[in-house]
The prediction has a mean pLDDT of 81. A computed fold for an 81-nucleotide RNA from a Minisyncoccota bacterium, annotated as transfer RNA. The sequence was found in a public genome assembly. Rfam family: tRNA. Gene Ontology term of the family: triplet codon-amino acid adaptor activity.
RNA sequence: GCCCGGGUGGUGAAAUGGCAUACACGAGCGACUUAAGAUCGCUUGCCGUAAGGCGUGCGGGUUCGAGUCCCGCCCUGGGCA
Numbered sequence: 001g002c003c004c005g006g007g008u009g010g011u012g013a014a015a016u017g018g019c020a021u022a023c024a025c026g027a028g029c030g031a032c033u034u035a036a037g038a039u040c041g042c043u044u045g046c047c048g049u050a051a052g053g054c055g056u057g058c059g060g061g062u063u064c065g066a067g068u069c070c071c072g073c074c075c076u077g078g079g080c081a
Stems, first nucleotide, its partner, number of pairs: 001080007010025003018064001026044006045054003057073005
């Protein structure tokens, strides 16, 4: 340099162009316990007192609508030379 794959929450990770976060882990609170562990219930992206705003690596584009499609770039794993 060329080719292929990946980048989503605190972590792993799913998601057919139609609610951004299924599922698991972790964390917080509660129940249970003498206490803890285990188990069960609820909650858990960011900013903000709130109303509200922002958010799928970054910047554009297509579309009524993009994590998903297209273009450029960055990071990362692999292959070829």